A computed fold for a 1457-nucleotide RNA from an uncultured bacterium, annotated as small-subunit ribosomal RNA.

[in-house]
RNA sequence: GAUGAACGCUAGCUACAGGCUUAACACAUGCAAGUCGAGGGGCAGCAUUUCAGUUUGCUUGCAAACUGGAGAUGGCGACCGGCGCACGGGUGAGUAACACGUAUCCAACCUGCCGAUAACUCGGGGAUAGCCUUUCGAGAGAAAGAUUAAUACCCGAUAGUAUAAUGAAACCGCAUGGUCUUAUUAUUAAAGAAUUUCGGUUAUCGAUGGGGAUGCGUUCCAUUAGGCAGUUGGUGAGGUAACGGCUCACCAAACCUUCGAUGGAUAGGGGUUCUGAGAGGAAGGUCCCCCACAUUGGAACUGAGACACGGUCCAAACUCCUACGGGAGGCAGCAGUGAGGAAUAUUGGUCAAUGGCCGGAAGGCUGAACCAGCCAAGUCGCGUGAGGGAAUAAGGCCCUAUGGGUCGUAAACCUCUUUUGUCAGGGAGCAAAGGCGUCCACGUGUGGACGAAAGGAGAGUACCUGAAGAAAAAGCAUCGGCUAACUCCGUGCCAGCGGCCGCGGUAAUACGGAGGAUGCGAGCGUUAUCCGGAUUUAUUGGGUUUAAAGGGUGCGUAGGCGGAGUGUCAAGUCAGCGGUAAAAUUUCGGGGCUCAACCCCGUCGUGCCGUUGAAACUGACGCCCUUGAGUGAGUGAGAAGUAAGCGGAAUGCGUGGUGUAGCGGUGAAAUGCAUAGAUAUCACGCAGAACGCCGAUUGCGAAGGCAGCUUACCGGCGCUCAACUGACGCUGAGGCACGAAAGUGCGGGUAUCGAACAGGAUUAGAUACCCUGGUAGUCCGCACAGUAAACGAUGAAUGCUAGAUGUCCGGGGCGAAUGAGCUUUGGGCGUCACAGCGAAAGCGUUAAGCAUUCCACCUGGGGAGUACGUCGGCAACGGUGAAACUCAAAGGAAUUGACGGGGGCCCGCACAAGCGGAGGAACAUGUGGUUUAAUUCGAUGAUACGCGAGGAACCUUACCCGGGCUCAAACGCCUCAGGAAUCAUUUGUGAAAGCAGAUGAGUCUUCGGACCUGAGGCGAGGUGCUGCAUGGUUGUCGUCAGCUCGUGCCGUGAGGUGUCGGCUUAAGUGCCAUAACGAGCGCAACCCCCACCGACAGUUGCUAACUGGUUAAGCAGAGGACUCUGUCGGGACUGCCGUCGUAAGAUGUGAGGAAGGUGGGGAUGACGUCAAAUCAGCACGGCCCUUACGUCCGGGGCUACACACGUGUUACAAUGGGGGGUACAGAAGGCAGCUACCUGGUGACAGGAUGCUAAUCCCAAAAGCCUCUCUCAGUUCGGAUCGAAGUCUGCAACCCGACUUCGUGAAGCUGGAUUCGCUAGUAAUCGCGCAUCAGCCAUGGCGCGGUGAAUACGUUCCCGGGCCUUGUACACACCGCCCGUCAAGCCAUGAAAGCCGGGGGUACCUGAAGUACGUAGCCGCAAGGAGCGUCCUAGGGUAAAACUGGUAAUUGGGGCU
Repeated sequence: GAUGAACGCUAGCUACAGGCUUAACACAUGCAAGUCGAGGGGCAGCAUUUCAGUUUGCUUGCAAACUGGAGAUGGCGACCGGCGCACGGGUGAGUAACACGUAUCCAACCUGCCGAUAACUCGGGGAUAGCCUUUCGAGAGAAAGAUUAAUACCCGAUAGUAUAAUGAAACCGCAUGGUCUUAUUAUUAAAGAAUUUCGGUUAUCGAUGGGGAUGCGUUCCAUUAGGCAGUUGGUGAGGUAACGGCUCACCAAACCUUCGAUGGAUAGGGGUUCUGAGAGGAAGGUCCCCCACAUUGGAACUGAGACACGGUCCAAACUCCUACGGGAGGCAGCAGUGAGGAAUAUUGGUCAAUGGCCGGAAGGCUGAACCAGCCAAGUCGCGUGAGGGAAUAAGGCCCUAUGGGUCGUAAACCUCUUUUGUCAGGGAGCAAAGGCGUCCACGUGUGGACGAAAGGAGAGUACCUGAAGAAAAAGCAUCGGCUAACUCCGUGCCAGCGGCCGCGGUAAUACGGAGGAUGCGAGCGUUAUCCGGAUUUAUUGGGUUUAAAGGGUGCGUAGGCGGAGUGUCAAGUCAGCGGUAAAAUUUCGGGGCUCAACCCCGUCGUGCCGUUGAAACUGACGCCCUUGAGUGAGUGAGAAGUAAGCGGAAUGCGUGGUGUAGCGGUGAAAUGCAUAGAUAUCACGCAGAACGCCGAUUGCGAAGGCAGCUUACCGGCGCUCAACUGACGCUGAGGCACGAAAGUGCGGGUAUCGAACAGGAUUAGAUACCCUGGUAGUCCGCACAGUAAACGAUGAAUGCUAGAUGUCCGGGGCGAAUGAGCUUUGGGCGUCACAGCGAAAGCGUUAAGCAUUCCACCUGGGGAGUACGUCGGCAACGGUGAAACUCAAAGGAAUUGACGGGGGCCCGCACAAGCGGAGGAACAUGUGGUUUAAUUCGAUGAUACGCGAGGAACCUUACCCGGGCUCAAACGCCUCAGGAAUCAUUUGUGAAAGCAGAUGAGUCUUCGGACCUGAGGCGAGGUGCUGCAUGGUUGUCGUCAGCUCGUGCCGUGAGGUGUCGGCUUAAGUGCCAUAACGAGCGCAACCCCCACCGACAGUUGCUAACUGGUUAAGCAGAGGACUCUGUCGGGACUGCCGUCGUAAGAUGUGAGGAAGGUGGGGAUGACGUCAAAUCAGCACGGCCCUUACGUCCGGGGCUACACACGUGUUACAAUGGGGGGUACAGAAGGCAGCUACCUGGUGACAGGAUGCUAAUCCCAAAAGCCUCUCUCAGUUCGGAUCGAAGUCUGCAACCCGACUUCGUGAAGCUGGAUUCGCUAGUAAUCGCGCAUCAGCCAUGGCGCGGUGAAUACGUUCCCGGGCCUUGUACACACCGCCCGUCAAGCCAUGAAAGCCGGGGGUACCUGAAGUACGUAGCCGCAAGGAGCGUCCUAGGGUAAAACUGGUAAUUGGGGCU
């Protein structure tokens, strides 16, 4: 885009066209084929006329009614006869066929009615229906008798250009053959009717319609390869309208077929229709042509025509009637009914028109046809209003919400119009004829003119006019991308959506609703089907190295294709002309319906056939050529093949000698062998198999493949010469042959190795890898098998298209005259590379380039190279080779990452080397778990666990129990009422909070109020949820050296380059190189502290010199020198020297220097990763609670305790413990504070008192040093736990504080596997300070100084990281991906004992109707008939097979979850 469509929602109107696609299923009822009286006998019924009778009326001879008669008239049921019924209408079952289409032919044919021409129409006859009578039957119907007519039937005459036979002459054709003339013989005709025309007969021609033959075209399956006995042909006969095996007799054995016979499946064919640029693909409804069919099957009759839809006979199934004896029927005609189905209409009108049949005509009949009805089922057209109108109202919806946006000029309202619809009025065309009357012409029955009347189903319709009035008329689908159109709410992997991708797990533009928008519009969506897009079956117009796809290889048949020249022919080809290609349809040009759809007129044309030409190309034929191909001569290389012989090394075995305890084997072992003498070694012998070095990137072969040496036979190939043949060529479906390894059969052989098997190991296991043995096999002969990653994953052949280089085998030239070499020309095997090709990787004269020819093969993945069938095979198995079902991918090449028990380089307390710890004990602290009313919450590998918390007794506090409050604990605004506010005192109750009160004191005012209390309202409050909605902050990789950009270049692209390489560095730090050149964030540096120096400044710090002074002391005067404090500067840069290096840089017990190669430390953390952590620090979106999830109070809990883990402290002791004495810091802090000093107390501390708002005073050192003691023990170690008594803080130390004294004195004697920190002022060790804080569970955290080591060979290994490279089926990225069994559910399918069908064929039996043939009895005067028989046959029955379906216990694999 389309449809004969269906379904859902919706629906105003014309016009045109359409309407059982399914059950060729069954059908009630009505209609669809009759007509002619001008063929006939007649007269049932109707009408007319007439006669008779009866009755009635009365005008008394008329009228009416009834009854009966008369065919006399109009006409006419039934009957005889003629014509029609073979047309029109329906359907598509069958049919793969001369059925259809197209073209040709019939010298092999027929043709009623119609037209033309010629001739004729004479004389007779006997019947029969009807009518009448009778009989049988329920009926349908049938029978008998009598009688009668014809345009019915029969006989005779006549007849030719008829038919048949025989004879003769002429002419023609592509053939059989035909035409014409003529002679003789034989045979066959006729009908009348009404009044002058229709008929009738014969013959010829025409027209129309039919019949037959042939070429070409017309679906799928080869898992259908052979078929066929009237089969193929001939002779003869029969039959037919006619040819013909159409039928029959005889003879021959043919005929069809891989160019697809036969069989099976499916199907009416065409014009045309849809789609498509076309070529094609799909379809065949309506309309037209042809065919076939008429319930199923068979058959003939009649006829011009049928083997007959509304005819006959028979058989079968079904339905109906029946008196049970018999009968009737055929909607695939029009309507209609049932059924089937997703689904398809009225039991309508009319013959007015167009046509058909009959008739002389009028006319009759006509479900053909024309109309109407129903149906949005299609196409076209029209409408549902137009213009103005902003408070942009209300309302809905949304938002950044005092406001804005949108629906939206939309509505209301004003003005206007009136198509369609409604009402009223008018009102067509389709109508021409024929018939009647008059007239004219001539061909005397035709044509024409005029006139009158009549003639319309549709239909009072189309159309026209008028009236009222915006009046009566809009929906459907969609809105994540494809694809035009976005927000809110609800829901929460639910409900649902979905064409594909996919959406939905609490902020869904994807589900449902709403608002809005978009698209189309009387329709819109969905479903189904076809074409397109799809170059995705590729003729136009594809491919095959790796994506699917080259046969394992050769030879070769058919076939296809084929070198140069010349001539002839004209099959292909090309051109002109002619015929045909029905109409409709389509294209184009016109015209008619108001337009359009629609209709009408004209026009074009691919195909086929004929004819006349052309001769380039292909083809056929003839002649000729040599370049393709082959032959010949000369020569060369080779693991080409087959057969035979020979050889040495190794291995194993045998014999003998020597010799002694192990050998062998492995990662390590064991099994095994060995004192019966192994292994080892020497000598000799035997056996079988394989051939080292040469050896190669080599050579040969068609491929598989081929390797010791020699001989014989034999195949192929290269080069040179150019003698010979003269296109002999290429490819190659089937076919034939060869074909590794394993395997099979028979017979040999068997040294080694070695499936299976056995044992030993390894292991969780180990039906493996390793070891010891070992059978088939490995080897040979003969015969099968026929497959491989049979690979260059690359079919064969030919030609053409830059080069460079290596090597093997030939030839020529130069050189040298024997070499090496150079150059050139052929043939092989390789490497690199231009153009070109390719998706890229890559290929690239050995093409995967450019072309030609032929063969083979492919068409998404899986199912599956499976099943079935079939062929081959001894078997194993091989060849051929599907479908159902299922998925939305499977796959290729390349890219970036990540990963690897891949590689290279490098780094880090990463290992190693060391020192000290943890893991064992007790305690502290945190966590898990458990418990609990609650043990609030968070943090959970590294990167949680002395973490948030730098201070949980109350408070904190978020948790639990209980008691209260509800504008609320705090704050702002508004309204109302009251009162100053406020302060003090106080009562009851209560655990407190709170609730309910009492007393006293006490202002200002502009009278509004300020201020407070109470009531109400608007804003509250929430440590409730979501860190996976967020901001901010933080951890980690990691202080690792990386992460990127611009421009350029490369690549189809992803992307690459830069950033790689070499050297160097702590460093992507730098240097060199370089299709890259630069730049940014990181590194480094800039900042702070410490170490050295200088300058400036000196108080509370310092004291060298001077002075004073004390028991002593910078104590004082004084000083700025020193220390120190503070500020500003300097200094270090591989700067200098040597060596190495291109340089960067490295190195040196270098120099100098306080410091040397980053001097030490800190701050500083790139792009990013972990949906890392935090909604409980804070902020914040959304959701949730509101007499509670808010808030106040009392008490409890966060401190529980079988247990497990992390981090610490103290120890286990002598490098120590205890006692005594004694020395030296730094950095902090201090007024509700630090406190000197004094007194008391054993002590914590208490009571006094002083200094200090701090370089001034205070807190204030320990290890160390000196000395005494302890002497290796659960101790004078260790201090837990417990008891007692105290101190301090605080409202309060019970749960649940710290400290002191005395007493008690637990575990623990250096800690398993494993594991942590540290490289120098570091580890270790020693103490001091601070924050928080009333106090403190601090052994924690953050700082400070004192004392002060050991070790680093080195980078193999563990961990982490960086760069380069490699592989990848990973990308959530190895904590990845993923294979198979098993378990469960579902699905389709194969096999299967059997069971049930189907179509076709064969054999036999039976055999209706009917044609033909035969025929003694019967009938008839006869012609003839009846009856009977024969052949054939539909149908029925029986039998055995084959083919093909369905189903099935059980069973096999497969797919999905």